[in-house]
A computed fold for a 1523-nucleotide RNA from an uncultured prokaryote, annotated as small-subunit ribosomal RNA. Its Rfam family is "Bacterial small subunit ribosomal RNA". Its mean pLDDT, the model's own confidence on a scale to 100, is 82. The RNAcentral record of the sequence draws on ENA.
RNA sequence: AGAGUUUGAUCCUGGCUCAGAAUGAACGCUGGCGGCGUGCUUAACACAUGCAAGUCGAACGAGAACGGGACUGCUUGCAGUCCUCAGUAAAGUGGCGCACGGGUGAGUAACACGUGGAUAAUCUACCUUAUGUUCCGGAACAACAUUGCGAAAGCGAUGCUAAUACUGGAUGAAGUUUUUUUGCCUUUGGGCGAGAAUAAAAGGGAGCCUCUCCUUGGAAGCCUCUGACAUGAGAUGAGUCCGCGGAUCAUUAGUUAGAUGGUGGGGUAACGGCCUACCAUGACUACGAUGAUUAGCUGGUCUGAGAGGAUGAUCAGCCACACUGGAACUGACACACGGUCCAGACUCCUACGGGAGGCAGCAGUGAGGAAUUUUGCGCAAUGGGCGAAAGCCUGACGCAGCAACGCCGCGUGAGUGAAGAAGGCUCUUGGGUCGUAAAGCUCUGUCAACAGGGAAGAAAUUGAUAUCAAUUAAUAGUUGAUAUUAUUGACGGUACCUGUGAAGGAAGCACCGGCUAACUCCGUGCCAGCAGCCGCGGUAAUACGGGGGGUGCAAGCGUUAUUCGGAAUUACUGGGCGUAAAGCGCGCGUAGGUGGUUUGUUAAGUCAGAUGUGAAAGCCCGGGGCUUAACCCCGGAAGUGCAUUUGAAACCGCAAGACUUGAGUAUGGGAGAGGGUAGUGGAAUUCCUGGUGUAGAGGUGAAAUUCGUAGAUAUCAGGAGGAACACCGGUGGCGAAGGCGACUACCUGGACCAAUACUGACGCUGAGGCUCGAAGGCGUGGGGAGCAAACAGGAUUAGAUACCCUGGUAGUCCACGCAGUAAACGUUGUUCACUAGGUGUAGCGGGUAUUGACCCCUGCUGUGCCGCAGUUAACGCAUUAAGUGAACCGCCUGGGGAGUACGGUCGCAAGACUAAAACUCAAAGAAAUUGACGGGGGCCCGCACAAGCGGUGGAGCAUGUGGUUUAAUUCGACGCAACGCGCAGAACCUUACCUGGGCUUGACAUCCUGAGAAUUUCUACGAAAGUAGAGAGUGCCCUUCGGGGAAUUCAGUGACAGGUGCUGCAUGGCUGUCGUCAGCUCGUGUCGUGAGAUGUUGGGUUAAGUCCCGCAACGAGCGCAACCCCUAUCUUUAGUUACCAUCAUUAGUUGGGGACUCUAGAGAUACUGCCCCGUUUAGCGUGGAUGAAGUUGGUUAUUACGUCAAGUCCUCAUGUCCCUGAUGGCCAGUUCUACACACGUGCUACAAUGGUAUGUACAAAGAGUUGCGAAUCGCGAGGGUAAGCUAAUCUCAUAAAACAUAUCUCAGUUCGGAUAGGAGUCUGCAACUCGACUCCUUGAAGUUGGAAUCGCUAGUAAUCGCAGAUCAGCAUGCUGCGGUGAAUACGUUCCCGGGCCUUGUACACACCGCCCGUCACACCAUGAGAGUUGGUUGUACCAGAAGUCGUUGGGCUAACCCUUCGGGGGGGCAGGCGCCUAAGGUAUGGUUGAUAAUUAGGGUGAAGUCGUAACAAGGUAUCCGUA
Repeated sequence: AGAGUUUGAUCCUGGCUCAGAAUGAACGCUGGCGGCGUGCUUAACACAUGCAAGUCGAACGAGAACGGGACUGCUUGCAGUCCUCAGUAAAGUGGCGCACGGGUGAGUAACACGUGGAUAAUCUACCUUAUGUUCCGGAACAACAUUGCGAAAGCGAUGCUAAUACUGGAUGAAGUUUUUUUGCCUUUGGGCGAGAAUAAAAGGGAGCCUCUCCUUGGAAGCCUCUGACAUGAGAUGAGUCCGCGGAUCAUUAGUUAGAUGGUGGGGUAACGGCCUACCAUGACUACGAUGAUUAGCUGGUCUGAGAGGAUGAUCAGCCACACUGGAACUGACACACGGUCCAGACUCCUACGGGAGGCAGCAGUGAGGAAUUUUGCGCAAUGGGCGAAAGCCUGACGCAGCAACGCCGCGUGAGUGAAGAAGGCUCUUGGGUCGUAAAGCUCUGUCAACAGGGAAGAAAUUGAUAUCAAUUAAUAGUUGAUAUUAUUGACGGUACCUGUGAAGGAAGCACCGGCUAACUCCGUGCCAGCAGCCGCGGUAAUACGGGGGGUGCAAGCGUUAUUCGGAAUUACUGGGCGUAAAGCGCGCGUAGGUGGUUUGUUAAGUCAGAUGUGAAAGCCCGGGGCUUAACCCCGGAAGUGCAUUUGAAACCGCAAGACUUGAGUAUGGGAGAGGGUAGUGGAAUUCCUGGUGUAGAGGUGAAAUUCGUAGAUAUCAGGAGGAACACCGGUGGCGAAGGCGACUACCUGGACCAAUACUGACGCUGAGGCUCGAAGGCGUGGGGAGCAAACAGGAUUAGAUACCCUGGUAGUCCACGCAGUAAACGUUGUUCACUAGGUGUAGCGGGUAUUGACCCCUGCUGUGCCGCAGUUAACGCAUUAAGUGAACCGCCUGGGGAGUACGGUCGCAAGACUAAAACUCAAAGAAAUUGACGGGGGCCCGCACAAGCGGUGGAGCAUGUGGUUUAAUUCGACGCAACGCGCAGAACCUUACCUGGGCUUGACAUCCUGAGAAUUUCUACGAAAGUAGAGAGUGCCCUUCGGGGAAUUCAGUGACAGGUGCUGCAUGGCUGUCGUCAGCUCGUGUCGUGAGAUGUUGGGUUAAGUCCCGCAACGAGCGCAACCCCUAUCUUUAGUUACCAUCAUUAGUUGGGGACUCUAGAGAUACUGCCCCGUUUAGCGUGGAUGAAGUUGGUUAUUACGUCAAGUCCUCAUGUCCCUGAUGGCCAGUUCUACACACGUGCUACAAUGGUAUGUACAAAGAGUUGCGAAUCGCGAGGGUAAGCUAAUCUCAUAAAACAUAUCUCAGUUCGGAUAGGAGUCUGCAACUCGACUCCUUGAAGUUGGAAUCGCUAGUAAUCGCAGAUCAGCAUGCUGCGGUGAAUACGUUCCCGGGCCUUGUACACACCGCCCGUCACACCAUGAGAGUUGGUUGUACCAGAAGUCGUUGGGCUAACCCUUCGGGGGGGCAGGCGCCUAAGGUAUGGUUGAUAAUUAGGGUGAAGUCGUAACAAGGUAUCCGUA
């Protein structure tokens, strides 16, 4: 620091996801040791048991027992007394503590917390310090004793008693009060004073006799320690108030009657509506009141470069709470976790009458939960309470236990070791890899184990001894100091050290397609499964599962959850708004924000310095201590903040003054569909009246509905009525936008130009607010010609609730209201400034010149186009910015759900505005690129159409296919580009299929062992294959004569053979097709961010990307063309089997010839070369000449990059899989030849351009020894013999159509030949299924073929025959050959296919594309819903516990006072009453959940239905608003 993912590819926008760090974690697998930390995040749920707050006898009274000892009675043992235990235990009065420490985070949005201030508005026990005091009295109550009630808890009655308990009085420095006294200083109740009034106390311990009295000694007293009281100060802690700071929601906008303030009174430690009476009507709020939801706050913690974001466990500070709610008491402090009272819920005890309890203390239990420990040890240390102290108490704390929960450290060994062992995995069988890894050899000894030693943490207190000092009358006592000594350890025999033996006891987890480090084999076969995103899996999975190997981390490793980061994806740092999400439809204007030049002032902002604070811990830096680290200790820095204070004065602000350039006003002009009102006009449509006139009119792609003989349409004249204003008219004008178009008048707004004068910043923007606002719509009343939603009819169509046509109502028009939306768009908010130009146009000026008008130059304001810099993702924008800056407002944050639901506001309604969530997807989108496509455009080509000729489709037959059938009808090929195709030839074989028989190392190949030459004859059985038996027969080479070798046969053994079995979607090769179409690319350069473009486009031309010209391109390659073959002409050479003019000859038979034909070698010829014309001097084209030939002369072969997962595993080759006593191999017989039917390709015909008969003529190209076969015989197929021929020699082999003559005369025929009967021939082992041919007889359909469709442009179509391959035999097929031999092409509008350019695109599997909506089904979340049921909260009322306060107090009453001693007074208590008030109740609202028959839309879901709305002109251009 980035990466993956939208696309065929690109760039951008934009979301989703990943890599990092972290955690009080949990889960899975695994687990050696130690140190330091941490450990109920959930039910503030309920709790058994134990412990967690006591202490003081030096405040006080009283005071046991067990045990031990002694004595007595009496003696086995019991009873009694005394001493001891012991002034002990336990209890009580009293003091101090219990408000600390410990826990939890429910509540709380608040002065609760943080930070900084204030307290002149306050309190503070214990502690420190200072001053002073501690005098004289009194009355009780517990304990205790006796006694009563009760199950218990507990509660009484009577009697006794002490105190540092309670209480009266004295004293009064200081304190308090002072409204009624008063001085000074000062900042609200502050400080220093004077006067008056007023209020205190408690003793206890140790010692002594100097003073006084009794006098051994003690008391008063003295001395000392400690306590008590009053006051001041300090320290500490607490209370209260204020500024600022930190959550969400406006779909919470108004809230508030003690509410805001004042006065009097009360209350508090203290200010205050804190409370109360009266008076006033205020107070808070858009800078967010009130309400709702959520939440303890902070130091800090995690993350981050930082700014920030998230968080608030452990540690520390503050707050709140203690079963829930309320209340007070005590006290220095509480409205009190282990206190009290009341109410409620729950649990427990009960004798049913009543009682008891509160773990959110430490352990522990149950429950909840994914999940969180021991009912441990100790007060040794630190700290706390009490005490004079010893000491006691302390689940605070110190330790230990459990848990890899976290961080840190260590170990599981080190060196050497190649036969690269065995084994595993893989394999191309060579090897590679695990791997120096192991074994082996040599070492070491951490940890663990065992044994031995063994700390620090302990210093105090206290006791003892000694010395010194202080106090004092004192050598006493007390206090202090110093020294010595004694005593104290839970952890724990722990840390640590040493020794012993021993490599011995100690490695796993995740991952390996990309991101992301790490690859192979097997299994599986869209199954099982994986997955963070993209995505893997449908038979060769580096993605699933396992093995091997590898990578990463390591006593851990992964997963899940959560936070920050990456994310500049809320943008302060640091984003955007023309088209991606995003500028309000437009203006006016309030608050707010912001603001021209200049002068001096001030100092709120700003800047600088100082001071205080910013707790500790933590982070950072420097040191130090544990062997290191984590961890701990010490010091420093930092803490960007707040407050106070001192200064500066540029900027900004406040207040004051001045200025004119911003803004505005006045004057003079011209322009304009700017707005409103009234009036006027002509053209046109329609209607009405009348005339003329007659049969149609109208409408359409074509029609029909419709109108018309009752007179339409057409035409003429007149009239009525409403609406709109042709031409001018123009990217012209005006307006803020919507919008505005005949003419005239009136009223009226704004802008512009020119020139001067005036005001003096008056400006800009603008949340809320208000006005205006197309069309459509609504209300009321008019109006209504044309047009025209709805509706009706006619067409179209599969349908047509549409498009087209004929009608037609709201509406459109006017007036007055409402509504408030549009693709209200320049998809571009308003204002100001700056930044090259060029060229139009509208308005108003200036200049030059002119008689004048133009022209020309120039200024301002508007409105267009082009274009530089700049900018932009690109397209584009570009002085009218989307450039560069400034000010203000609005808006956006992935797609869908959704501009929807709910709520609210507005509206008569329709609806508008505001505006979510659940759920779901990994995209949605912008611009541009290359293709492909278009019922887009342009240009061009092709037997593509057209013009012609002949066919197919109808018939019969042949052949192939589908289907059906079958035991099998083997398999493949399926639009063109399967279907007379593979098959150039299925009776057996072929043959792959079926049935049956039989074989198992096999019919075939290699290797091993043994035997035998090979080979061959016969017999039996059998359908054959074969089985069984009997014979015949012994080869070649070498030899040491034993034998060995080669070849071959048989038997055996296993490796293996074999497979026309699967996969052509694993492949090679070959082939088809677009298409013989003219295209397909590359290098360098240039352009573009890039995909890409350019070149290859353009203008001509061509069959052609053929050639030329031009051009940011210049070149090149594969294609085209040419080169090759055949053919056409000529020359030359050469002539055998070919030829024969000349010479011989019956016969090219022979001699001869090399002229001709022909044959086959070599050459020549043609190149648009020549001429004319056209065109751009090129290229090319038209015509012509020459020539055998002038379209590349014709023809054949040659088929670019690629497309179709095209075809072929059954030609061949081949991976994987499958079969191996069968899916292999042999044989026989069947089948491929079946047959209601459908299709393709052909043959023969339907006849007279013909048939039949007879006669006559002319080819080319081939084939032949297992062959062609002359002559010969047969009506013939053919037969028997057999000449010739290995072929320019012989044979196949008579070519046929043609021509000539005769006949038939339009008919199912002398056409046609199917079908069938009979008789034969040939091939062959075999002709039934199932061959071909011959002869005689039979004589079917068919009279030119519907829709549709095919071939062909010249030696072509058509027609005629010949040959060959395959082949024993079998052709109407195929491949070749020649004979005869046409017609037509105006032309490119249309159909089909193709090429180039351009355009649109939502397509890229590329239009056989994409894609929309209803319906049906399944699932999911949501809205509405008669209601039902909870939570919470408001209002009104009822009732009201405990308790404070007030009042009363007739009952009761120790202290004080008076007293006549009876009592009274004062004070108090119980009780009563009142105010307030918790829980509770009644009624009625708000709000928020859950749930509900039914219902609505939404989302999702490989192959459902109906259509085809959108994307191309998407076949009616699309879209927005509205009905």